This is a predicted structure of a 350-nucleotide part of an RNA (small-subunit ribosomal RNA, central domain) from an uncultured bacterium. Rfam family: Bacterial small subunit ribosomal RNA. Its Rfam clan is "SSU clan".
Context: one part of a larger RNA
RNA sequence: CUGGGCGUAAAGGGCGCGUAGGCGGCCUUGUAAGUCUGAAGUGGAAGUCCUUUUUUCAAGGAAGGAAUUGCUUUGGAAACUAUAAGGCUUGAGUGCAGGAGAGGUUAUCGGAAUUCCCGGUGUAGCGGUGAAAUGCGUAGAGAUCGGGAGGAACAUCAGUGGCGAAGGCGGCCAUCUGGGACAACACUGACGCUGAAGCACGAAAGCGUGGGGAGCAAACAGGAUUAGAUACCCUGGUAGUCCACGCCCUAAACGAUGCGAACUGGAUGUUGGUCUCAACUCGGAGAUCAGUGUCGAAGCUAACGCGUUAAGUUCGCCGCCUGGGGAGUACGGUCGCAAGACUGAAACUC
Repeated sequence: CUGGGCGUAAAGGGCGCGUAGGCGGCCUUGUAAGUCUGAAGUGGAAGUCCUUUUUUCAAGGAAGGAAUUGCUUUGGAAACUAUAAGGCUUGAGUGCAGGAGAGGUUAUCGGAAUUCCCGGUGUAGCGGUGAAAUGCGUAGAGAUCGGGAGGAACAUCAGUGGCGAAGGCGGCCAUCUGGGACAACACUGACGCUGAAGCACGAAAGCGUGGGGAGCAAACAGGAUUAGAUACCCUGGUAGUCCACGCCCUAAACGAUGCGAACUGGAUGUUGGUCUCAACUCGGAGAUCAGUGUCGAAGCUAACGCGUUAAGUUCGCCGCCUGGGGAGUACGGUCGCAAGACUGAAACUC
């Protein structure tokens, strides 16, 4: 390589959009590139294989045949693929109605709580722990009442509830705006699926510039603990956490499960829509489509488990794996302000 694989053994790209490419619904007609079939030419000789013959046998020799799976030319076939033309509506999409949602963006507003400041009351403690101490407090703390400032986050509702491609999204109202589901009808007429490159997005931490800074809190300081304690516990506390703009581009970025399509028993909960029946005051029963859970037939699996949301049965396309260590290292390249990221070996060793 062939092959076999990728939930947990090595292996699904963090996620989307999308170029090339690959693959692609139903019907009709043509063409004949692929495909199938006939013929001719060629496919050196020797060798190999088969048959006959020969050295009295044999190895060996001789003759003939097969094979040479290929290529070229030409006659034909037209199912499939391709291609050209025409058509269709089931795939895909568009329009019209009502409806769900922490989907995104921007701006304002709100209350609870913490902290700080001012004032009143008031007096000796407060705080903290396993126990303490550092710390705060007679310059009046803590407690309590009133007023004010400021920042960050939004209790209850809240739900294996919802939305989003993923990261993720949760106070209220408004602005702008994306997507999806359902239902009836109409329209377009294969416009589709996937997707190397490429582009966009991408938690937290981190970086640059300028703001902001309540609480929390790496680093740091002190107090304890301890044999020691560069920790766990305590008192403080700076970056940071927040905002704007620009970078970084990584995660156990996880369902450790790529995307799309088709097919294959059920039971039960829940979310959104539609329909039917019952009821007519709320509550109900059933069907169906889309989502989200649990349990499970068949089947699959090394087992665990998965099981119409498949890890079942198949198809299309992409990504990835190929013993452990060395190593996600070195070197080179690309990107980055840097941190570093991406790409990614070998010697050697077991």